[in-house]
RNA sequence: UUAGUAAACCAGAUAAUCGCGGAUCGGUUUCGAUCGGUCUGAGGAAAGUCCGAGCUCCAUAGAGCAGGGUGCCGGGUAACGCCCGGUGGAGGUGACUCCAAGGCAAGUGCAACAGAAAGUAUACCGCCAAAUCAUUUGGUAAGGCUGAAAGGGUGAGGUAAGAGCUCACCAGUGGCGUGAGUAAUCCGUCAGCUAUGUAAACCCCACCUGGUGCAAGACCAAGAAUGGAUCUUAGAAAGACGGUUGCUCGUCGUUGUCCAAAUGGUAGGUCGCUAAAGUCCAACUGGCAACAGUGGAAAGAGACAGAUGAUUAUUUAAACAGAACUCGGCUUAUAGGUUUAGUAACACU
RNA sequence: GGCACCAUAGCCAAGAGGUAAGGCAGAGGUCUGCAACACCUUUAUCCCCAGUUCAAGUCUGGGUGGUGCCUCCA
Repeated sequence: UUAGUAAACCAGAUAAUCGCGGAUCGGUUUCGAUCGGUCUGAGGAAAGUCCGAGCUCCAUAGAGCAGGGUGCCGGGUAACGCCCGGUGGAGGUGACUCCAAGGCAAGUGCAACAGAAAGUAUACCGCCAAAUCAUUUGGUAAGGCUGAAAGGGUGAGGUAAGAGCUCACCAGUGGCGUGAGUAAUCCGUCAGCUAUGUAAACCCCACCUGGUGCAAGACCAAGAAUGGAUCUUAGAAAGACGGUUGCUCGUCGUUGUCCAAAUGGUAGGUCGCUAAAGUCCAACUGGCAACAGUGGAAAGAGACAGAUGAUUAUUUAAACAGAACUCGGCUUAUAGGUUUAGUAACACU
Repeated sequence: GGCACCAUAGCCAAGAGGUAAGGCAGAGGUCUGCAACACCUUUAUCCCCAGUUCAAGUCUGGGUGGUGCCUCCA
């Protein structure tokens, strides 16, 4: 210098004019509101609503079944499907990146077409042997054909021809170890033990899991609302209906039975509502780290038809995109730019 | 704002791991003097992108588009 890797950050600025939401102070007021001043007012994803929580009501969140979720090991966290570290596997020259990664050696299912054969090898061609002259019988998975996949691979010995039949190396599996490690796993050694694939197929194992979703819910104000039939003179128990949940229980509420109709009021206010498991620090302590503890610092949207904007000027100013109960994550979209630390190649000193 | 569901030809739609049924419409042809009817032929990036699998419309994840339901009091 070029190419590439990882991590962190910015997401326009300044000025003028007009305008909007919230808080607060002051004035006016017919108490409805209105005028003026000051302060303040979107994001890294506010998005998707995919996970996890807080909070809310349902019984205190309960029992059983069903259903759903997670899935190498250890740690972090309020919790998680998130994060950190490690193991194993895959990719890259490398920095480094990626992986839904338990079990098919529990059971069941599936593997179309092709092929002789698709999982207990039922031998099509070929090879070998025997009998007979055209085939038959037997042996054989080394070779061919088919397929995504053909019952470990390569080589040598061996044999009638062959075969883990035997041996060496490699791969896997299982057993063993005063072995290393918290563990996943690794290392060593023994055994010819070789068992197809598929669990993002049913399923098995381990762990987790009640529903609801701020239109949850709490309160205030205002304002109204059926008719008929019938048993007994009362509606106790049982039963029924409804809420709680997908079902059963449990639990709470309503109810004598039947028929018809599905109504009336208000589109008002207050709370929930924003300071939170929050952010930052060349800080200290512990830890490889995520993170935890201590100390310090700064800032301050809260609407309810829903504000956070528009125009002009300068500048290259052009991305994705607009809060609605809140928080921790993940995922997806994103112009241009900045910083730091590694890597590879080339050149120069 | 929250919750649930759907997407297969121009339209309606079956499928539920093994290479996409059927109907209507359209186009072409046969039949006919010309038409209708009838018959034959033809029309698919299964919304898009990844993954699992030998194989995906189907299973899993992400995205896009669309549809439906949910206010308060008595």
Molecule: RNase P RNA; transfer RNA
Organism: Eubacterium sp.